Annotation:
Model confidence (mean pLDDT): 83 of 100. Predicted 3D model of a 1523-nucleotide RNA (small-subunit ribosomal RNA) from a metagenome. Rfam family: Bacterial small subunit ribosomal RNA.
[in-house]
């Protein structure tokens, strides 16, 4: 930085998916070692057990024990010392509001910034300023008693303070009044002086003796210290206002009664409706108020080029919370996590009366959960608490421990080592690969384990000494400074160093089809599985599992989960919107947003320039420290922000002033199917009446329902009725859209064009909001000719709820009023400015033409086409922009579910506007290319149709085949393009099938090893169905030789490699081959067009049998096809002349080229010639080229044959051969007998032979081509009715021989009959081949004589020497053809012509098709699964309202009780103050009730979604068959 995936392919759109990089994870395999971090994201669930906040004796009083010693006593057991002024406990003082956890709550000044506090508070701590006096009354503990399970709770009694309480003083402070000063943005603030009132306190230690008194010394005093009290002022910390900042829903739009704001009071530390009373009636809200939902904020982390987008762990910071709920007290601060009351849940404990308890503190434990540690040491350090101070506390801290959870860094060994070892794999069996990788040799010691040494972290304080300074009367003493020395380690014998020891203890995951680095083999066979997307897997899986090898990382890899990128896929930076998602149906206007020129102030916005901050940590740079990173320290930057000041004055902004071009007003015009109301008019339908007239009308594709003899329909005359207005009419006009169409009047909007006056920016857009608004529906009332859903019949169809017809009802008209949508479309918002033109039409001006008509320049407005630039994915847009800028608005963000559900709005309904999510898919789409196809179009061609000839199809046989049967009926060929095919020939063989005997290196090939040369083979015997088994005779191998023996061949043993296989995959292959199709096409190269796939060439005009040729043309050429070369038939010529041929010559026969002979002619096979549109004519574009003639044996490709382009059809063939891979090896392979392939209720294709007289059947006679013959064609005799036989010349062949050709000609006979037609069947008797015709051959003969009288839909061949008839041959083969392949003889009929139907070929068109119409696809139902929505109704949960009770508490009241300090008072007692009850207002939990809001659940139901082969139909894509 990008990639994959929509399509045959191709450009856009547009969505999903990956690579990257992070994590308080977690799972899954693995797992050496260090160091530096981090560890409950979940149930703010519930906790056992420890331990987390205490200190102060220098603030008070009182004060053990236990052990020792002493002394008394016989001894119990006494006293005394020390333990100890300690221990535990009390009173007081600070502390405990810190640290230390958690994130429930909370959308709020909670939080972040930045400011205000002239409206405040701050213990401890500093500096200052003044002080610290004189009293008095309790009480804890303690004693002594009383309740009580237990917490605990009372009476009496005694004691102290730095605990409590008065009084004094008042530098001060505060309050009042008063008279300045001085500063403020208002209210005000700071401050001087003066009067008045009012208001403070504690005392510990230590040391001295100068002052006074006792006098060793001490007290008062002094004096240090620490405190205390009164102020100021600092510092720190808070309180509280207030700008801007940061979530989601408008399917939450209207909230709100202390609200909102004044007075006045009360409260607080302080403002404040924070409370109260009164008194106005406000206040917030679309710039989103109220409501619901989420959520602790933040520095910073994570991503990211940034802008942004996600986070809120660890560290700081700020805020909330401590079981839930409410409340206060204490205090410098708390409404308090390790206090308190009260209520409610839960747990424990009880004696039943009652009481305790609150780990979101550290460990730990139990639940949850995918998951998250040790009931560790320590105060050594760092920090806090107390304390004068040692010190004592501190689960803060600081180490340890456990966990690869994450970041760093280290090892698991280095050098050499080729016989490329083995072993695995993998193989073309040569080898490759594992791989220098091992062994094997030198070498090294990180880490590890042994042994030994061993830190820094520690310096305070605190002792001592020793020098200074302060206080003072002082050299005591104390404070206080600096020097130097002791003391102090949890971690730890830890880091770290030395030295010893062995290559030794230490490697895994994932991947390997493409994205993506990394390919092989077996296995498995849509199975079993894999998958992030796309997709693999159905017998050759680089995708599944396993293995070898590769590739990635590396003590970790992977997977999963989640966030950011990529994603310009919310587009600020940086997207659109004719046709892909997306313009609102039009308009008029509020709000808002933006807005012409010109001067002038200001200076809000903008720039620039200083300052204040923007905590630290982080994060970048730069230097250090740990051996290095990774941490860590330091210095800088930064931190993109706010705020203050300052200047600038261009643009925007305000405000004044002006100004005409925007934009509007008056004036004159003329143009229109604008609106609206009223009014009249003909044509035409249609019904009425009467005339004429008479049998059909009418309807269609054909019909048929209808109408009509009760008289239609046509006609002619009259008369009603409604509705729309031919022509004119145009791509014409108006209008804001929808929309407006006869004519004429009245009312009315609007735009346009010309001069000229005026106003002076008045402007465009426009969220909400009015208004308008096609059709069809709706009310009410009318109207109703013609049309015509609905509905009815009638046809059409498999069916036809349709499409055609014949009817007809709503409705279509009007009037009122609804409704508000439509492909309301230019699929294109509105404005307004700029950017080449040609060309029409329409309304107006102007100027030329003499004023006019034409015509002609121009100019405003409109409306269309066509086009450059320029734009677009492409299509196309192109002054009417989709071009190039401005400004408004409106709308989209993958397809489906869905414009659906709910909810709320609107409507009489019908529905309409607003409008999702669950689930699902990986697409869905544009445009445009090449194809293919259409019941599109054009052009053309073909035995494709028509024309015509015979034929299938009906029959009997022949032969295939399906299907059926059977031990087996061996197997493939299957629409053309399988079916007389593979098979040019199944009695056995073949034979592959079946049944049944056999055989196992094998029927057949190659090699090793023994044997053997009498072995195999001939020939003959026994058994046996045969194979086979045994036997008997005959035969007695070649070559070489050193004469031992070799070698070949043969053949038998063995037994191992291996033959063998018609076994299976033609969907792994070669090869052949069939088809389109002998169709005229398929294509390339360069150029040149298109972003691209492609296209162009190859289209277009002519023309052919042809992409055959001409011509034009962004083409130019070229290759494979076409055609020509080839072969053959047809005319000549020439060469040769035999087995072939005779015309003249000559011999000769009953005849015959038999003979000489001949070489002319047929012929017979080599070479030539001949035809090329060469000649005329005429058409054509002068040209291809056609049309006619000539001449010629043959004419326009002379007939015919070979010869089949790129390709299709996964066409056929594994069984003709080859062949991969699979299968089977005493069988699926080999021999063998005997069956089967020959069956048979039926069906089908291809044939024959018929049905007859153009014929049968007898007699008679004529003419032929190819072509075959030695295991053979056979003349000839003879026999035989015949088929055949028997004997046998001749021929290895233009020589003998099959070999009589038939049809036809002649003549006879039949006479239309199931026949003298037809042969089918069937009895008989032969006859041939072969080992053998029984299953199962052909053929002869006698005898039988059977279906059929020309063949239904429906279908074939065939355009000339053909068709149709006739025979002949051969090939395969013993034998065996109606089949095939040739051959020749007689030998026609038609073709106007291209509508139609089949098959192509070119061009053009639509396409939702591309496996290409045999193609796509839609919609009910059936069935399975999923999610949702409605539902009688159950059941929860949140918040609130109204009442009800009312707990602890604060505040008020308090007529009752109660009390030591102060007051009167001798004293009782009173006051004063204070508590306690009691009352009252607030008030948590609770209750009640009626809704609200959201959940779960629910029989039934609604309709969506998904599911390879279900049902019915064919709606859509082609003119999709009714567009």
């Nucleotide at each position: 930085a990008g990639a994959g995936u929509u399509u045959g392919a191709u450009c856009c759109u547009g969505g999903c998916u990956c690579a990257g990089a992070a994590c308080g994870a977690a799972c899954g395999c693995u797992g050496g070692c260090g160091g530096c971090g981090u560890g409950c994201u979940u149930a703010a669930u519930a906790c056992a057990u420890g331990c987390a906040a205490g200190u102060c004796g220098u603030g008070c009083g009182a004060g053990a024990a236990a052990u020792c010693c002493c002394g008394a006593g016989c001894a119990a057991u006494c006293g005394g010392g020390a333990g100890a002024g300690u221990a535990a406990a009390g009173c007081g003082g600070c502390a405990a509001a810190c640290g230390g956890g958690u994130g429930a709550g909370u959308a709020a000044c909670a939080c972040g910034u930045a400011a205000g506090u002239a409206a405040c508070c701050u213990a401890c701590c500093u500096c200052u300023a003044a002080g610290u006096u004189c009293g008095g009354g309790a009480u804890a503990c303690c004693c002594c008693u009383g309740c009580c399970a237990a917490c605990g709770c009372g009476g009496g009694g005694c004691u102290a303070a730095u605990a409590c309480c008065g009084g004094a003083u008042g530098u001060g402070g505060u309050c009042u009044u008063g008279c300045g000063a001085u500063c403020g943005u208002a209210g005000g603030g700071u401050u001087g002086c003066a009067a008045g009132a009012u208001u403070g306190a504690a005392g510990g230690u230590g040391a001295c003796c100068u002052c006074u008194c006792c006098u060793u010394g001490g007290a008062a005093g002094u004096u240090a210290u620490c405190g205390c009290u009164u102020g100021g002022a600092g510092a720190u910390g808070g309180g509280c206002u207030u700008g801007c900042g940061g979530c989601c829903c408008a399917u939450u739009a209207g909230c709100u009664a202390g609200u909102u704001g004044g007075c006045g009071g009360g409260g607080u530390a302080a403002c404040g409706g924070c409370c109260c009373a009164c008194c106005a009636a406000g206040g917030c809200u679309a710039c989103g108020a109220u409501g619901g939902g989420u959520a602790g904020c933040c520095g910073g982390c994570c991503u990211g080029a940034g802008a942004g987008g996600g986070u809120g762990a660890u560290c700081g910071g700020c805020c909330a919370c401590a079981c839930u709920g409410g409340g206060a007290c204490u205090g410098a601060g708390a409404u308090a996590c390790g206090g308190c009351c009260c209520a409610g849940a839960c747990u424990c404990c009880u004696a039943c009366g009652g009481g305790a308890g609150g780990c979101a503190g550290c460990a730990g434990u139990a639940g949850g959960g995918a998951a998250u540690u040790u009931u560790g040491c320590g105060c050594a350090a760092u920090g806090g608490a107390c304390g004068a101070a040692a010190g004592u506390c501190u689960g803060a801290c600081g180490c340890a421990g456990c966990a690869a959870c994450g970041c760093c860094g280290c090892g698991u060994g280095a050098g050499g080592g080729a016989u490329g070892a083995a072993u695995g794999u993998c193989u073309u069996c040569g080898g490759a690969u594992u791989g220098u990788a091992a062994a094997c040799c030198u070498c090294u010691g990180u880490u590890g384990g042994g042994u030994g040494g061993g830190a820094a972290g520690a310096a305070u304080c605190u002792c001592c000494a020793c020098a200074g300074g302060g206080c003072u009367a002082a050299u005591a003493u104390c404070c206080u400074u600096g020097u130097g020395g002791a003391c102090u380690g949890a971690c730890g014998g830890u880091a770290c160093c030395a030295c010893c020891u062995u290559a030794g203890a230490a490697a895994g995951c994932c991947c390997c089809g493409g994205c993506u680095a990394a390919c092989u083999a077996c296995g498995u066979g849509c199975c079993a599985g894999c998958a992030g997307c796309c997709g693999c897997g159905g017998u050759a899986a680089u995708a599944c599992g396993u293995a070898g090898g590769g590739g990635g990382c590396g003590a970790g890899c992977g997977u999963u989960g989640u966030u950011c990128g990529g994603a310009a896929u919310u587009a600020c930076u940086g997207g659109g919107c004719g046709u892909a998602a997306a313009g609102g149906g039009a308009g008029c206007g509020u709000a808002g947003g933006c807005g012409g020129a010109g001067a002038u102030a200001c200076a809000a916005g903008u720039u620039g320039g200083g300052a204040g901050u923007u905590u630290a940590a982080u994060u970048u740079a730069c230097g250090g420290g740990c051996c290095u990173a990774a941490c860590c320290c330091g210095u800088a930057a930064g931190c993109u922000g706010c705020u203050c000041c300052c200047a600038a004055g261009a643009c925007u902004g305000u405000a004044u002033c002006c100004c005409u071009u925007g934009a509007g007003u008056a004036u004159g015009g003329g143009a229109g199917a604008g609106g609206g109301a009223g009014a009249u008019g003909g044509a035409a339908u249609u019904c009425c009446a009467g005339g004429u007239g008479u049998a059909g009308c009418g309807g269609u594709g054909g019909a048929a329902u209808g109408c009509g003899u009760a008289g239609a329909u046509a006609u002619c005359u009259g008369g009603a009725a409604g509705a729309a207005c031919a022509c004119c009419a145009g791509a014409u006009g108006c209008g804001a859209a929808g929309g407006c169409g006869g004519u004429c009047u009245c009312c009315u909007g609007g735009a346009c064009c010309a001069a000229u006056a005026c106003u002076g920016a008045c402007g465009c857009u426009g969220a909400g909001g009015c208004u308008c608004g096609a059709a069809a529906g709706c009310u009410a009332g009318g109207g109703g000719a013609g049309c015509a859903a609905a509905c009815a019949g009638g046809a059409u169809u498999a069916g036809a709820u349709a499409c055609c017809c014949u009817g007809g009802u709503a409705g279509u008209c009007c009037u009122a009023g609804c409704c508000g949508u439509a492909a309301a479309c230019g699929a294109u918002g509105g404005a307004c400015a700029c950017u080449a033109g040609a060309u029409g039409c329409u309304g107006g001006g102007g100027g030329g033409g003499a004023u006019u008509a034409a015509c002609u320049c121009u100019u405003c407005a409109g409306u269309g086409u066509c086009g450059c630039a320029g734009u677009u994915a492409a299509c196309g847009c192109g002054u009417u922009a989709a071009g190039u800028g401005u400004c408004c608005c409106g709308c989209c963000u993958g397809g489906g579910g869905a414009g659906u559900a709910c909810g709320c709005c609107c409507g009489c309904a019908a529905g309409g506007g607003u409008g999702g999510a669950a689930c699902u898919c990986a697409a869905a789409g544009g445009a445009a290319u090449u194809g293919a196809c259409g019941g599109g179009g054009g052009c053309c061609c073909g035995c494709a149709c028509a024309a015509g000839c015979g034929g299938u199809g009906g029959a009997g046989c022949a032969u295939g085949u399906g299907c059926u049967u059977u031990a087996a009926u061996u197997c493939g060929a299957u629409g053309c393009a399988a079916c007389g095919c593979g098979a040019a020939g199944a009695a056995c063989c073949u034979u592959a099938c079946c049944u049944g005997g056999g055989c196992u290196u094998g029927a057949c090939a190659u090699g090793g090893g023994a044997g053997u040369g009498a072995a195999a083979g001939g020939u003959u015997c026994c058994a046996g169905a045969g194979a086979u088994g045994g036997g008997a005779u005959c035969c007695c191998u070649u070559c070489c030789u050193u004469c031992g023996g070799g070698a070949a061949c043969g053949c038998u043993c063995u037994g191992c490699a291996c033959a063998g296989g018609u076994g299976c995959u033609g969907c792994a292959u070669g090869g052949u081959u069939g088809u389109c199709g002998u169709c005229a096409g398929c294509u390339c190269g360069u150029g040149u067009c298109g972003u691209g796939a492609g296209a162009u060439g190859u289209u277009g005009g002519g023309u052919u049998a042809a992409g055959u040729c001409c011509c034009g043309c962004a083409a130019c050429g070229a290759g494979c096809g076409c055609a020509a070369c080839c072969c053959u038939c047809g005319c000549c010529c020439u060469u040769a002349g035999u087995u072939g041929c005779c015309a003249g010559c000559g011999g000769g026969u009953a005849a015959u080229g038999c003979c000489g002979g001949g070489a002319a002619c047929u012929c017979u096979a080599g070479g030539g010639g001949g035809a090329c549109u060469g000649c005329c004519u005429g058409g054509u574009u002068u040209a291809a080229c056609c049309a006619g003639g000539a001449g010629g044996a043959a004419g326009g490709u002379g007939g015919g044959g070979a010869u089949g382009a790129c390709g299709u059809c996964a066409a056929a063939u594994c069984c003709u051969c080859a062949u991969g891979g699979c299968c089977c090896u005493u069988a699926c392979g080999u021999c063998c007998a005997g069956g089967g392939c020959u069956a048979g209720a039926c069906a089908c294709g291809u044939g024959c032979u018929a049905c007859a007289a153009u014929g049968g059947c007898c007699g008679g006679u004529a003419c032929a081509a190819u072509g075959g013959g030695c295991a053979g064609c056979a003349a000839g005799a003879c026999c035989g009715c015949g088929a055949g036989g028997u004997c046998a010349a001749g021929c290895a062949a233009a020589u003998c021989c099959c070999c009589u050709a038939a049809a036809a000609c002649c003549g006879g006979u039949c006479u239309c009959a199931g026949u003298c037609c037809g042969g089918a069947u069937u009895g008989g008797a032969g006859u041939c081949u072969g080992c053998a015709a029984u299953u199962c051959g052909a053929c002869u003969c006698c005898a039988u004589g059977a279906a059929g009288c020309u063949g239904g839909a429906a279908u074939c061949g065939c355009u000339a020497g053909u068709a149709a008839u006739c025979g002949c041959g051969g090939a395969u083969c013993a034998g065996c053809a109606u089949g095939c392949c040739g051959c020749g003889g007689u030998g026609a009929a038609u073709a106007c012509g291209u509508u139609c139907c089949c098959g192509g070929g070119c061009c053009u068109u639509g396409u939702a098709c591309a496996c290409a119409c045999c193609g796509c696809c839609c919609g009910u139902c059936a069935a399975g699964c999923c999610a949702u929505g409605a539902a009688a109704g159950a059941u929860g949960g949140u918040a609130g309202u109204a009442c009800c009770c009312g707990a602890a508490g604060u505040c008020g009241u308090u007529u009752u009780c109660c009390u030591a300090a102060c007051c009167c008072g001798c004293a009782a007692g009173g006051g004063a103050a204070g508590g306690a009850c009691a009352c009252g207002c607030c008030g948590a939990a609770g209750g009640u009730a009626a809704g609200a809001c959201u959940g779960u659940u629910g029989a039934u139901u609604g309709g969506g979604g998904c599911u390879a082969a279900g049902u019915c139909g064919u709606a859509a894509c082609a003119a999709g068959g009714u567009a």